[in-house]
The RNA shown here (Bacterial RNase P class A) has 379 nucleotides and comes from a Chromatiaceae bacterium. It is recorded under the gene name rnpB. The RNAcentral record of the sequence draws on ENA. Taxonomically the source falls in Chromatiaceae (Bacteria, Pseudomonadati, Gammaproteobacteria, Chromatiales). It matches the Rfam family "Bacterial RNase P class A". Rfam links the family to the GO terms tRNA processing, dimeric ribonuclease P complex and ribonuclease P activity. Rfam classes the family as a ribozyme.
RNA sequence: GGAGUCGGCCGGACGGUCGCUGCCAUGCUGCUGCGCGGCAUGGGGGAGGAAAGUCCGGGCUCCGCAGGGCAGGGUGCCAGGUAACGCCUGGGGGGUGCGAGCCCACGGAAAGUGCCACAGAAAAUAUACCGCCUCACCCCUGGUUGGUGAGGUAAGGGUGAAAUGGUGCGGUAAGAGCGCACCGCGCCGGUGGCAACAUCGGUGGCAGGGUAAACCCCACCCGGAGCAAGACCAAAUAGGGGGGCGAAUGCGCGGCCCGCGCGGCCCCCGGGUAGGUUGCUCGAGGUGUAUGGCGACGUACACCCUAGAUGAAUGACCGUCAUGAUCGGUGCGUCCCGCGCCGAUCUUACAGAACCCGGCUUACAGGCCGGCUCCCUUC
Numbered sequence: 001g002g003a004g005u006c007g008g009c010c011g012g013a014c015g016g017u018c019g020c021u022g023c024c025a026u027g028c029u030g031c032u033g034c035g036c037g038g039c040a041u042g043g044g045g046g047a048g049g050a051a052a053g054u055c056c057g058g059g060c061u062c063c064g065c066a067g068g069g070c071a072g073g074g075u076g077c078c079a080g081g082u083a084a085c086g087c088c089u090g091g092g093g094g095g096u097g098c099g100a101g102c103c104c105a106c107g108g109a110a111a112g113u114g115c116c117a118c119a120g121a122a123a124a125u126a127u128a129c130c131g132c133c134u135c136a137c138c139c140c141u142g143g144u145u146g147g148u149g150a151g152g153u154a155a156g157g158g159u160g161a162a163a164u165g166g167u168g169c170g171g172u173a174a175g176a177g178c179g180c181a182c183c184g185c186g187c188c189g190g191u192g193g194c195a196a197c198a199u200c201g202g203u204g205g206c207a208g209g210g211u212a213a214a215c216c217c218c219a220c221c222c223g224g225a226g227c228a229a230g231a232c233c234a235a236a237u238a239g240g241g242g243g244g245c246g247a248a249u250g251c252g253c254g255g256c257c258c259g260c261g262c263g264g265c266c267c268c269c270g271g272g273u274a275g276g277u278u279g280c281u282c283g284a285g286g287u288g289u290a291u292g293g294c295g296a297c298g299u300a301c302a303c304c305c306u307a308g309a310u311g312a313a314u315g316a317c318c319g320u321c322a323u324g325a326u327c328g329g330u331g332c333g334u335c336c337c338g339c340g341c342c343g344a345u346c347u348u349a350c351a352g353a354a355c356c357c358g359g360c361u362u363a364c365a366g367g368c369c370g371g372c373u374c375c376c377u378u379c
Base pairs, nucleotide, nucleotide: 001375002374003373004372005371006370007369008368009367010366012321013320014319015318016317017316018315020046021045023043024042025041026040027039028038029037030036031035048350052361053360055359056358057357058356059355060226061225062224063223072222073221074220075219076218077091078090079089080088081087092106093104094103095102096101107217108216112215113214114211115210116209129157130156131153132152133151134150135149136148137147138146165183166182167181168180169179170178184206185204186203187202188201189200190199191198192197230278231277232276233275240269241268242267243266244265245264250262251261252260253259285304286303287302288301289300290299291298292297322348324346325345326344327343328342329341330340331339332338333337
């Protein structure tokens, strides 16, 4: 100097003008009052790292619930952290990269079932297309050649993503874990480790492919709905129940009387729509210091209060500056090229809280800082 990898941070600044929102103060004003509203003025607050997707986990609320089981869903190496998790940390194993690093749904395939396209003899009770070997027969002068048949074989060829442990030596008619050595695998034991696992020794000729984000089996976890939860107040020319009033009474019970019912007026009661209030933001909270731990994180002390809207505020415009890109001019360094200065134009992303919190995932113009790795060059 170049290439790469991991982690952390910022994500326009300042000023002016005009607005929005909820809080506080003051003034005016409405209602009979404590108090609750309306208007005006002033003050000081007012989005994010993801507020997003709503994918996991919890708090909180209401409903359900003796206990156990079935069904259903989820998770799946080990240990730890945590309120909890499918998250995080540390470790083990596997894969990948020269490396820093990155990736892994990483229990069980001799419990059972299913599936494995095409090709191929055969895709799973194994099997035999070519080949190799032996024997018999035929052809044949003969033969180490050819043909047919029976048997042996799984070394070699061929097919496939995958073919019944791999390599080598011995062995054999040819072969074969048939025998042996090493590797792999299973079982047993020792050692190290909390464990996953690692390693060493012995032993078994090897015990029948793959697939479980296919059914399934095993272990563990899980009640349902969600702030439009829930609680409170409560309009009306709406409507329900009860009581009272009536010699004055409208309608119905086919004409009349009594009586009854529907109406009328007054009072009481509960439900509840519109609407309003609450839940609502002080919380597994933040910052700093000390301390335990490799770490995630825990503990102690001190300090801080940091949006609560509800057709839903947090904005718009202007100026100066900053950031980056492009173009032009100019200066310097040895040309390409790089750097500095000046000017013009454009750019400044993704995205907008809605009960709260812990995660994950996804989006993001541009910029800053740090650790580490590889390559080249120079001293």